The part of an RNA shown here (large-subunit ribosomal RNA, domain IV) has 329 nucleotides and comes from Rhodanobacter sp. Its Rfam family is "Bacterial large subunit ribosomal RNA". Its mean pLDDT, the model's own confidence on a scale to 100, is 89.
Context: one part of a larger RNA
């Protein structure tokens, strides 16, 4: 000097990204408990007495003929101690936002979570030798000894109140026409040898699927939801007009947000001061509806801001045990 305890005046987060860590709380029994609620729940909410021994006095049970014993209940009066749940063991609490309903699950050996799941909710595929998978194009198997209140994709993600407009691209479905097209079909004409029959090559029209093209449809399918210029009897704005463009031009909700660059935006609240916090404003760089959208009581070793109680985390650091380290042997 380090490591692990233990104590510490005054003061109590001033420490620090942040109360990390340590400190306090901590068990039983009475009293008592709020907003908010999906009415169960929050809730051991928060708070507040009590708990040790010795005496009296009134009771309940149970066992006994009783005497008496075992228990358990209440009031009362008294004792000692620094301290009576005396050691051990054993919740700190409340407010307010964000995610994410929740209980679960995950990066075995740097992430546990707002990530995956997950019940519910939607769409779509599959009539059974199902679709889908696996195998070697098979035999054969899962699926399933299931049958569409079944099985399979593939998105969302209890629950409450929703889930708007665009089918022009791209996918998916559907469509007896019509274009366009491969093997083959077809054989007009042609070209090589041969005296020839003939052998050979070569080919025009013409018929020829799915696909494409083409018509319709479909977004809880992929995806995508404008400009500019003017107008009201202060101003200032624009219910309203004009106009170009688009398949349509973002509705309800919420917004400086896990999204806001300008931004410590502007204004309230908290503070003696507050790039975070919490309310509102809308000028949404670049919220937005199952890639859901907006709110939600429980619930979380998640995350944000506060406050209250503890503290050695500090101001400001000390001493003590104990193991090292170091010195000498």
């Nucleotide at each position: 000097c380090g490591a692990u305890g233990u104590u510490g005046a005054a003061g109590g987060a001033a420490c620090u990204c942040g109360g990390c860590a340590a400190a306090a709380u901590a068990c039983c029994c009475u009293c008592g408990u709020a907003a908010c609620u999906u009415c169960g729940g929050g809730a051991g909410a928060a708070g507040a007495g009590g708990g040790c021994c010795c005496g009296g006095g009134c009771g309940g049970u149970g066992g006994g003929c009783a005497a008496c014993c075992a228990u358990u209940g209440u009031c009362c009066g008294g004792g000692g101690g620094c301290a009576c749940a005396g050691a051990c063991c054993a919740g700190g609490g409340g407010g307010u936002g964000g995610c994410g309903a929740c209980u679960g699950u995950u990066u075995a050996c740097u992430a546990a979570a707002a990530a995956c799941a997950c019940a519910g909710g939607g769409c779509u595929c599959u009539g059974c030798g199902a679709a889908g998978c696996c195998g070697g194009u098979a035999a054969g198997g899962c699926g399933a000894c299931g049958u569409a209140u079944a099985g399979g994709g593939u998105c969302u993600g209890a629950c409450g109140c929703c889930u708007g407009c665009c089918c022009g691209g791209u996918g998916c479905c559907g469509g007896a026409a019509g274009g366009u097209u491969a093997a083959g079909a077809g054989g007009a004409g042609g070209g090589g040898u041969g005296c020839a029959a003939g052998c050979u090559c070569u080919g025009a029209a013409u018929c020829g699927a799915a696909g494409c093209c083409c018509c319709g449809g479909u977004a809880a399918a992929c995806g995508g939801c404008g400009g500019c210029c003017g107008u009201a009897a202060c101003u200032a704005u624009a219910a309203c007009g004009g106009u170009c463009c688009u398949a349509a031009g973002g509705u309800a909700g919420c917004g400086a947000a896990a999204u806001u660059c300008c931004u410590u935006g502007u204004c309230g609240g908290g503070u003696a001061a507050g790039u975070u916090c919490c309310g509102a404003c809308c000028u949404g760089c670049a919220c937005g509806a199952a890639u859901g959208g907006c709110g939600u009581a429980a619930c979380g070793a998640c995350u944000u801001c506060c406050c209250c109680g503890c503290u050695g985390u500090c101001u400001c650091c000390a001493a003590c045990a104990u193991c090292g380290a170091c010195u000498c042997a």